This is a predicted complex of two RNAs, RNase P RNA and transfer RNA, with 429 nucleotides together. Its mean pLDDT, the model's own confidence on a scale to 100, is 79. It holds a member of the Rfam family "Bacterial RNase P class A". About the family: Ribonuclease P (RNase P) is a ubiquitous endoribonuclease, found in archaea, bacteria and eukarya as well as chloroplasts and mitochondria.
RNA sequence: GGAGGUGUCGAGGUGAUCGCUGGCGCCGCAAGGCGCGGGAGGAAAGUCCGAGCUCCAUAGGGCAGGGUGCUGGUUAACGGCCAGUCGGGGUGACCCGCAGGAAAGUGCCACAGAAACCAGACCGCCGUCGGGCAACCGGCGGCAAGGGUGAAACGGUGCGGUAAGAGCGCACCGCUCCUCCGGUGACGGAGGAGGCAUGGCAAACCCCACCCGGAGCAAGACCGAGCAGGGGGCGCGCUGCCCGCGCAAUGCCCCCGGGUUGGUUGCUUGAGCGCACCGGUAACGAUGCGCCUAGAGGAAUGAUCGCCGGCGGGCGCGAGCCCGCUGACAGAACUCGGCUUAGCGGCGGCUCCGGCG
RNA sequence: GGCCCCAUGGUCUAGCGGUUAGGACGUCAGCCUCUCACGUUGAAAUCCCGGGUUCAAUUCCCGGUGGGGUCA
Numbered sequence: 001g002g003a004g005g006u007g008u009c010g011a012g013g014u015g016a017u018c019g020c021u022g023g024c025g026c027c028g029c030a031a032g033g034c035g036c037g038g039g040a041g042g043a044a045a046g047u048c049c050g051a052g053c054u055c056c057a058u059a060g061g062g063c064a065g066g067g068u069g070c071u072g073g074u075u076a077a078c079g080g081c082c083a084g085u086c087g088g089g090g091u092g093a094c095c096c097g098c099a100g101g102a103a104a105g106u107g108c109c110a111c112a113g114a115a116a117c118c119a120g121a122c123c124g125c126c127g128u129c130g131g132g133c134a135a136c137c138g139g140c141g142g143c144a145a146g147g148g149u150g151a152a153a154c155g156g157u158g159c160g161g162u163a164a165g166a167g168c169g170c171a172c173c174g175c176u177c178c179u180c181c182g183g184u185g186a187c188g189g190a191g192g193a194g195g196c197a198u199g200g201c202a203a204a205c206c207c208c209a210c211c212c213g214g215a216g217c218a219a220g221a222c223c224g225a226g227c228a229g230g231g232g233g234c235g236c237g238c239u240g241c242c243c244g245c246g247c248a249a250u251g252c253c254c255c256c257g258g259g260u261u262g263g264u265u266g267c268u269u270g271a272g273c274g275c276a277c278c279g280g281u282a283a284c285g286a287u288g289c290g291c292c293u294a295g296a297g298g299a300a301u302g303a304u305c306g307c308c309g310g311c312g313g314g315c316g317c318g319a320g321c322c323c324g325c326u327g328a329c330a331g332a333a334c335u336c337g338g339c340u341u342a343g344c345g346g347c348g349g350c351u352c353c354g355g356c357g
Numbered sequence: 358g359g360c361c362c363c364a365u366g367g368u369c370u371a372g373c374g375g376u377u378a379g380g381a382c383g384u385c386a387g388c389c390u391c392u393c394a395c396g397u398u399g400a401a402a403u404c405c406c407g408g409g410u411u412c413a414a415u416u417c418c419c420g421g422u423g424g425g426g427u428c429a
Stems, first nucleotide, its partner, number of pairs: 001353004006348005012308007020039002023036005041329001045340002048338005053216004060243004065212005070084005085099001086097004100207002105205002107201003122147002124143008155173006174196001175194008220265004229256002232253003235247004272291005278285002309326007358428007367382004375412001384400005405421005
C1' cells in the first nucleotide's frame, strides 16, 4: 500500500423568529388569547417469534393440531442471547450450522446401470468338461480384483496370500462394542475386544423429549345521540371434536332490514433509563445514587437565519479570509424483550498478500 | 393499526420432489385459399426475487418484493 475479517460508537451542537401539537397556569360567558416548559428511530419498518394487559370459566382434562430440537446456563418468556461440544467453509483473522432418532415402522431414491438395500453379476477373471486344427464357442463351478453406470455400489490404502480372488491374513486409517479416566453435560482421551454388521433422505410421513386454550387496544369499559322492526333456529359461551363448567326462553345465536360515524377511558412510571460498585468467563443478576423520557386520532414533531463544529475547494509566506455542502435508510399509533430486513459514517484491535528499510 | 391469503407464457388456470412445465383463449410465423375467415403445424415461461435442505426444488424451509381480503 492492497484485500479481508471483527468489535464498538454516532446519526451534528447551540441561539433567535414564524408555525403545528398536546400538558400546566392565568384571562375570557364562549370562541379563543397570553405565559412556561415537552415533542420520532436505530431501525419507529416487516409483523417473524416471545411476553405484559384486556375479554371469553380465576383458563380445567383428553384427542386432534401447531411449534421447538447438540449440551449447560440466562430470562417474565422466547425459535433470542451467552459459554462450550461436534460437523463444515476459509491460507488466515474468523464465519456458518432447522445439529434428536434411519440396527420402531411405512414411503421415496427419476435417468443411467447387472444390481439402489437385499441380495444378486453386464463386460470380465479363474478352474474343469465337451466341441473345434486354431482363433474361439458352449455347459458346470469358483470370484467380485479390474472395466462400465450413477449423486450414491455393501469399509478404504498397501503388503501378503490364491487357480483367480476375497478381512482370507497382517499393518495403518475408519467403524461397532466393553472397561477405565477427565468433564455437571454434549463430548474427549487411553486401553482392550470384534474382521465389519448398520447406504441416503425425517426443511417425507412418522417416533421420542419439551412447550402451546382462543382472540386481539378496531381488545375491553363508560357516557351521549339516533332508529323500526321483521323472519328463522333451539340451544349458547369457553373459536375443531369429546368431557367438564357456566348461562338460558323477558334468553342466546344466525340471517335480512333500520339508526349512528360523537365524546371519555384503556394511554403511557415501565420486567424503565443512566452512573458507580459487587458476583459471574459471559449472557445476566444483586445493591446504592440519580433521572422522568411524545401520546396524536386522517393523525402534530416543520421552515428560515446567525454562531460553533465537520468535509471539500480557492487565495495568502503566515495568522487567517472567502465560497459551497452538512448527507443515507427512514416517520411513533397499547406497551415491552428479541430477530430479520433497509441504510450512511467514524474509530480500535486482528488476519493474509505485496513493496521498502 | 391488528389478523389472514395469493403470485406458473399476454390473460385464465393444471401440476406439488425426477414432466420436453400441460390445457383454453389470445399473439406471431408457416401451410391451405385467388384473398380473408375457418382449419392445421409450430414458436414464445428467469414457474415474483434471493439464500438454504436434497443427488435433484415450480413443489420443502427461511428472508424479501408486489397484490388482495377482513376487523370499529